[in-house]
């Protein structure tokens, strides 16, 4: 240095143009135990960054950071 992928709650992971951006762990409040633990309710948290298409963008382009992966 070409070319390819990846970027979302603390983590791991869906959403493939119209969602209240869900789920699992985690955390946090209750409840449940003499206590802790386990089980149950529920609740808080997320879209790299800048532009551009569109009536509408996490989604689709372009740029640019990050971070893999392959060729030299």
């Nucleotide at each position: 240095g070409g070319c390819c992928c990846c970027a979302u709650c603390g983590u791991c992971u869906a959403u493939c143009g119209g969602u209240u951006a869900g789920g699992a762990c985690a955390u946090c409040a209750g409840g449940u135990u003499c206590u802790c633990a386990u089980c149950c309710u529920g609740g808080u948290a997320a879209g790299c960054a800048g532009g551009g298409u569109u009536c509408g963008a996490c989604u689709c382009c372009c740029u640019g950071u990050g971070g893999g992966g392959u060729c030299a």

A computed fold for a 72-nucleotide RNA from a Candidatus Uhrbacteria bacterium, annotated as transfer RNA. Its mean pLDDT, the model's own confidence on a scale to 100, is 80.